About this RNA
This is a predicted structure of a 74-nucleotide RNA (transfer RNA) from a Cyclobacteriaceae bacterium. Its mean pLDDT, the model's own confidence on a scale to 100, is 81. Rfam family: tRNA. Rfam classes the family as a transfer RNA. Rfam links the family to the GO term triplet codon-amino acid adaptor activity.
RNA sequence: AGCCUCCUUAGCUCACCUGGUAGAGCAACUGACUUGUAAUCAGUAGGUCGUUGGUUCGAUUCCGACAGGGGCUC
Numbered sequence: 001a002g003c004c005u006c007c008u009u010a011g012c013u014c015a016c017c018u019g020g021u022a023g024a025g026c027a028a029c030u031g032a033c034u035u036g037u038a039a040u041c042a043g044u045a046g047g048u049c050g051u052u053g054g055u056u057c058g059a060u061u062c063c064g065a066c067a068g069g070g071g072c073u074c
Stems, first nucleotide, its partner, number of pairs: 001073004006069003011026004020057001028044005050066005
């Protein structure tokens, strides 16, 4: 330098496979239990689904560009 058209979603690890306004586990917080802590149980909060355009009545999902990461070739 070229290619892939592999990944980018909650604090972390990941689901959401062919469009109908997003979930799980862990972590955090609150309560119960305990002399207290941990464990266990119940609950709560937390995300403009990388950015930006396009298609569509409607996009995390389809298309383009860009950014970051990964891989291959030279």